Transfer RNA from a Microcaldota archaeon, 74 nucleotides, folded computationally. RNAcentral holds the sequence, with entries from ENA. NCBI's taxonomy places the organism under Archaea, Nanobdellati, Microcaldota. Its mean pLDDT, the model's own confidence on a scale to 100, is 82.
RNA sequence: GGGGACGUGGGACAACCUGGUUAGCCUACCAGAUUCGGGAUCUGGCGAUCCGAGUUCAAAUCUCGGCGUCCCCA
Numbered sequence: 001g002g003g004g005a006c007g008u009g010g011g012a013c014a015a016c017c018u019g020g021u022u023a024g025c026c027u028a029c030c031a032g033a034u035u036c037g038g039g040a041u042c043u044g045g046c047g048a049u050c051c052g053a054g055u056u057c058a059a060a061u062c063u064c065g066g067c068g069u070c071c072c073c074a
Stems, first nucleotide, its partner, number of pairs: 001073007010027002013024001020057001029045005050066005
């Protein structure tokens, strides 16, 4: 220099291809119940679509640009 994949709560993974309910699940964290206490279990809470623009009634999803990570070729 060329090509490809990916970016979603503190962490891991779905939803994207085929746009449409309040973006779901696990874990962590916080509170409560239970226990003499802890652990385990149960209940509740918490917090996220990398950035910008475009298309559309409607974008995590489609298009374009940028940034970052990884892989391949040279």